[in-house]
RNA sequence: ACAGGAAAAAGGCAAACGUUUCGAAAGUGACGGGCGCAAAGCCACGGAUCUAAAGUUUAAAAGACAAAGAUGGCCGGGCUACCAAA
Numbered sequence: 001a002c003a004g005g006a007a008a009a010a011g012g013c014a015a016a017c018g019u020u021u022c023g024a025a026a027g028u029g030a031c032g033g034g035c036g037c038a039a040a041g042c043c044a045c046g047g048a049u050c051u052a053a054a055g056u057u058u059a060a061a062a063g064a065c066a067a068a069g070a071u072g073g074c075c076g077g078g079c080u081a082c083c084a085a086a
Base pairs, nucleotide, nucleotide: 005083012037013036017032018031019030020029022027035073041079042078043077045076046075047074048071049070050069055065056064057063
């Protein structure tokens, strides 16, 4: 230096829910809150899941299809990172 998560130390993030904001929606942001997380830090490249405004379809409607939208706290992957025993 690289890998390594047992024991600690310094800390970090923040689920559900509530208030509010943006959005057609899924969901996002802010404040409170704390279920949990050793990458629950960042990135939509691959998969998976969610939504379906516009679009296509339907005589019309109901509906169906569908991502260029969303989820990194769904998984894989890439990059970066505190302390550290066997």
This is a predicted structure of an 86-nucleotide RNA (c-di-GMP-I riboswitch aptamer) from Natronincola sp. It was read from a public genome assembly, where an Rfam model found it. The coordinates come from a structure-prediction model, not an experiment, and the mean pLDDT is 86. The source organism's lineage runs through Bacteria, Bacillota, Peptostreptococcales, Natronincolaceae and Natronincola.